[in-house]
Molecule: Bacterial RNase P class A
Organism: soil metagenome
RNA sequence: GGACCGGAGAAUCGUCGCAUCGAAAGGUGCGGAGGAAAGUCCGAACUCCCACGGGCAGCAGGCUGGCUAACGGCCAGGCGCGGUGACGCGACGGAAAGUGCAACAGAAAACAAACCGCCAACCACGAGCCGCAAGGCACGUGGCGGUAAGGGUGAAACGGUGCGGUAAGAGCGCACCGCGUCGCACGCGAGUGUCGACGGCAUGGCAAACCCCCUGCGGAGCAAGACCAAAUAGGGACGCAAUGGAACCGCCCGUUUCCGUUCGAGUGUCCGGGUAGGUUGCUCGACCGCCGCAGCAAUGCGAGCGGCAGAUGAAUGAUUCUCAUCCCGGCAACGGGAAACAGAAUUCGGCUUACAGGUUCACUU
Numbered sequence: 001g002g003a004c005c006g007g008a009g010a011a012u013c014g015u016c017g018c019a020u021c022g023a024a025a026g027g028u029g030c031g032g033a034g035g036a037a038a039g040u041c042c043g044a045a046c047u048c049c050c051a052c053g054g055g056c057a058g059c060a061g062g063c064u065g066g067c068u069a070a071c072g073g074c075c076a077g078g079c080g081c082g083g084u085g086a087c088g089c090g091a092c093g094g095a096a097a098g099u100g101c102a103a104c105a106g107a108a109a110a111c112a113a114a115c116c117g118c119c120a121a122c123c124a125c126g127a128g129c130c131g132c133a134a135g136g137c138a139c140g141u142g143g144c145g146g147u148a149a150g151g152g153u154g155a156a157a158c159g160g161u162g163c164g165g166u167a168a169g170a171g172c173g174c175a176c177c178g179c180g181u182c183g184c185a186c187g188c189g190a191g192u193g194u195c196g197a198c199g200g201c202a203u204g205g206c207a208a209a210c211c212c213c214c215u216g217c218g219g220a221g222c223a224a225g226a227c228c229a230a231a232u233a234g235g236g237a238c239g240c241a242a243u244g245g246a247a248c249c250g251c252c253c254g255u256u257u258c259c260g261u262u263c264g265a266g267u268g269u270c271c272g273g274g275u276a277g278g279u280u281g282c283u284c285g286a287c288c289g290c291c292g293c294a295g296c297a298a299u300g301c302g303a304g305c306g307g308c309a310g311a312u313g314a315a316u317g318a319u320u321c322u323c324a325u326c327c328c329g330g331c332a333a334c335g336g337g338a339a340a341c342a343g344a345a346u347u348c349g350g351c352u353u354a355c356a357g358g359u360u361c362a363c364u365u
Stems, first nucleotide, its partner, number of pairs: 001361005007323007015032007034341001038352002041350005046221004058217005063077005078092001079090004093212002098210002100206002115151002117147003122143005128137003159177006178201001179199005184193003225280004235271006243265001244259002246256003287307004291302004325338005
């Protein structure tokens, strides 16, 4: 760095699904969680809704080649960084389109600049030596200037080393190294080079700042969706129909003649939508493993072999025994104890996270 296991067997009681027997109650047989079933972070299948086409905005991705149904995933490679190494990590397009940012320190943080330092000429002042004199020689301080080697600051200071050069210096010149452009060679490519030529080196960093470039993107999700369908209360059609309704009243009778009887109180039959409930979607599918072949690999191919739960007030469990593993005690026989993370809910491919203990392979020091 990779791969794998995640206790095994039995008995009893129980439970979900399917098959079967039974009129039923129930019986019998078979099957019944994971490597992550988790987070719901990506990508799809499937379903419904929306949808002429194009653009803006927004969001996501961003080295190359390959794999895949697809992906922000995987494999192989390039480059950069870290590690003695096996190996690990990387938002890894553009800073010469534009805008912007850089605390503190520092002279200066981007049209470069000059704090300490270094320095010839010139100017002023000072004073020394030589000379009879005119004058000459050497020096100090300040000014005007030159410089970017050295010191110092910083995460970062406008190539590095050496020689020449100069007043002192500087790619100012040269050699080597580095860098850039072009060519050549190799590679599908990203790129690479003990290769050649040219350029004194030219435009510093940040795009996980705005931005620019390229690519992609409709929404909701199995509580999607489809079907069957009560009771009760609405709706509609057709038929029958005044036996009706309202007010007065505690109630009945009764009264009023206010309303209804062509637009119908009530009632019968039928139809339709929705709800409870039920069925379906539902689990055999871009499926998984082994083997063979192709490929470095991811992966692909195969009339080969094997495997795959389906709940919904939600099954997959409990107890006991034996063995195995580990710990403690014991010379031993044996005795006592421990054993993780976590549990399906439409399905699949990934990623990420959790995990007691154990097995195994390759490589490094």